[in-house]
RNA sequence: GAUAAGAGCAAACCGCGGGUAACCGCGGGGCGCAAAGCCACGGAUCGUCAGCACCAACGAUGGCCGGGCUGCCGAA
Numbered sequence: 001g002a003u004a005a006g007a008g009c010a011a012a013c014c015g016c017g018g019g020u021a022a023c024c025g026c027g028g029g030g031c032g033c034a035a036a037g038c039c040a041c042g043g044a045u046c047g048u049c050a051g052c053a054c055c056a057a058c059g060a061u062g063g064c065c066g067g068g069c070u071g072c073c074g075a076a
Base pairs, nucleotide, nucleotide: 001073008033009032013028014027015026016025017024018023031063037069038068039067041066042065043064044061045060046059047058048057
């Protein structure tokens, strides 16, 4: 970071499965992505314990943001 080239990933939704849940895995499917590759360190959001609220604890989200590490190509 381009009206480039070769690739890559894969939203919503559907099917099957796991989980109390958030959500995750596989298959289909493509909204999109210059790191939509990896990492829960900080923030944020979501879930659980639970009659209610606050706090805390535990879990989830990397396609919410910041940060760290790594990767393809080479026009302006």
A computed fold for a 76-nucleotide RNA from a marine sediment metagenome, annotated as c-di-GMP-I riboswitch aptamer.
The RNAcentral record of the sequence draws on MGnify.
Its Rfam family is "c-di-GMP-I riboswitch aptamer". Rfam's curators write: GEMM was predicted in a large-scale screen for bacterial structured RNA regulatory elements.
Model confidence (mean pLDDT): 84 of 100.
The model forms 95% of the base pairs in the Rfam consensus.